[in-house]
RNA sequence: GAUUGGGUCCCUAGCGGCGGAGACCGUUGAACCGUGUCAGGUCCGGAAGGAAGCAGCACUAAGGCGUAUUCUUCGGGUGCCUAGGAUAACCUGGUCGCC
Numbered sequence: 001g002a003u004u005g006g007g008u009c010c011c012u013a014g015c016g017g018c019g020g021a022g023a024c025c026g027u028u029g030a031a032c033c034g035u036g037u038c039a040g041g042u043c044c045g046g047a048a049g050g051a052a053g054c055a056g057c058a059c060u061a062a063g064g065c066g067u068a069u070u071c072u073u074c075g076g077g078u079g080c081c082u083a084g085g086a087u088a089a090c091c092u093g094g095u096c097g098c099c
C1' cells in the first nucleotide's frame, strides 16, 4: 500500500422492557331540563274509571374514583437483544506485496 473480517457510530424492521393515553372491570353518579315504577296529592268524570305526575325506589348517561390482568395505540439517550442496510470517519485482527 492492497484486500478482507469484527467492533464503535448512522438508518430500518422485529422482539422484550419502561412510561403515557384509551378500551375492558368494579364503584360512585341526574331535585327539574334521562327511562321505568310512581305513595301522597292534583285534574277530568254523576259513577265506573282515566290522565298528567312531585317525592321515593330501581336502572343507567355524561363525568369522578380505583385497579391486578388482558387488548389497542403513542413515545425514548430503553436492551453486556436479533436481522438487514448504508458505508464517511475511528478502533482492532487476518492475508499478500514493497521498503
Base pairs, nucleotide, nucleotide: 001096002095003094004093005092006091007090008089010085011084012083013082014081015079016078018075019074020073021072022071023070025066026065027064028063034059035058036057037056042051043050044049